[in-house]
RNA sequence: GGUCCCAUGGUGUAGCGGUUAUCACGUUUGCUUUACACGCAAAAGGUCUCGGGUUCGAGACCCGAUGGGGCCA
Numbered sequence: 001g002g003u004c005c006c007a008u009g010g011u012g013u014a015g016c017g018g019u020u021a022u023c024a025c026g027u028u029u030g031c032u033u034u035a036c037a038c039g040c041a042a043a044a045g046g047u048c049u050c051g052g053g054u055u056c057g058a059g060a061c062c063c064g065a066u067g068g069g070g071c072c073a
Stems, first nucleotide, its partner, number of pairs: 001072007010025003018056001027043005049065005
């Protein structure tokens, strides 16, 4: 330099173009316990990496950028 893949709460993930973006772990609060853990109940936490485009409508489709990874040179 060329090419392909990935980017979604703190972490890991799901998401045939159409409500309020899913689940698990973690965190917080309450219940339980003498206490801790386990268990049970609830809550907070995401402008879906960034910019533009297509569309009535984009996390998804298109273009570019950034970051990470693989392969080729």
Description:
Predicted 3D model of a 73-nucleotide RNA (transfer RNA) from Spirogloea muscicola. Its Rfam family is "tRNA". By type it is a transfer RNA. The coordinates come from a structure-prediction model, not an experiment, and the mean pLDDT is 82. The sequence is in RNAcentral, with records from GtRNAdb.